A computed fold for a 149-nucleotide RNA from Desulfosarcina cetonica JCM 12296, annotated as FMN riboswitch aptamer (RFN element). Model confidence (mean pLDDT): 76 of 100.
């Protein structure tokens, strides 16, 4: 250094101004934000043909959430539905969204410009940005210990 096991820590940002209205951070105009791994025609550094670091919301995947399936529970004669709680985790249904020009051998990634997207429940009025489940869960990131190599 690597492998396995156990364990610990960490792991999401954003409504500012104006308008309408009884009422809107929910509508309209302007604004603001971008989880994790991978990829890399880009950038930085060095001991410079190799190594280290960074680099995509909309390219490939993953996660949370909703749905789904199963279980428990209250009410009920009983079952289903409804309500509350829990489990599963691919079953994949929702799981979103990019073009134009330039450079170039090649652009999905670079440069320029224009565009687009964002779970569920709540609300005096429809929410990516407010409140709530959530002091939760988690893709993953980093460490510790032990054994092996």
């Nucleotide at each position: 250094g690597c492998u396995u096991a156990u364990u610990c820590u960490c792991a999401g940002g954003g409504c500012g101004g104006g308008g309408u209205g009884c009422a809107a951070u929910u509508c309209c105009c302007c604004a603001c934000c971008g989880g994790c791994g991978g990829u890399a025609u880009c950038c930085c550094g060095a001991u410079u043909u190799u190594c280290g670091g960074g680099g995509a919301g909309c390219c490939c995947g993953c996660g949370a959430g909703c749905g789904c399936u199963c279980c428990u529970u209250u009410g009920c004669c009983g079952u289903a539905u409804c309500g509350a709680g829990g489990a599963g985790g691919u079953c994949a249904g929702c799981a979103g969204a990019c073009c134009u020009g330039g450079u170039g051998a090649g652009a999905g990634g670079c440069c320029a410009g224009g565009g687009c997207c964002g779970a569920c429940g709540g609300u005096a009025a429809c929410a990516g940005u407010c409140c709530g489940g959530a002091u939760g869960a988690a893709a993953g990131a980093g460490g510790a210990u032990a054994a092996g190599u």
Annotation:
Lineage of the source: Bacteria > Pseudomonadati > Thermodesulfobacteriota > Desulfosarcinaceae > Desulfosarcina cetonica.